Transfer RNA from Methanobrevibacter sp., 76 nucleotides, folded computationally. RNAcentral holds the sequence, with entries from ENA. Its Rfam family is "tRNA". Rfam describes the family as follows. Transfer RNA (tRNA) molecules are approximately 80 nucleotides in length. It is annotated as a transfer RNA. Its Rfam clan is "tRNA clan".
């Protein structure tokens, strides 16, 4: 050096033929308990690796790029 694959909430992922960004555990708050756990109810949290492009609209298409992972390919 080339394919391909992953990046989306504090960790783990979901989100399909482009139109409402989401669950789950963790974090607060109540409500139960003498108290604590569990358990039940609610809240807060991300403009989706970065920047550009197309588009009435982009996590989703295109194109450069950054990180990991993984196959080849080269040199010795």
């Nucleotide at each position: 050096g080339g394919g391909c694959c992953u990046g989306u909430a504090g960790c783990u992922c979901a989100u399909u033929u482009g139109g409402g960004a989401g669950a789950g555990c963790a974090u607060c708050c109540g409500c139960c308990u003498u108290g604590c756990a569990a358990g039940c109810g609610g809240a807060a949290g991300g403009u989706a690796g970065u920047g550009g492009g197309u588009u009435c609209g982009a996590c989703u298409c295109c194109c450069a790029u950054c990180a990991g992972g993984u196959c080849c390919a080269c040199c010795a």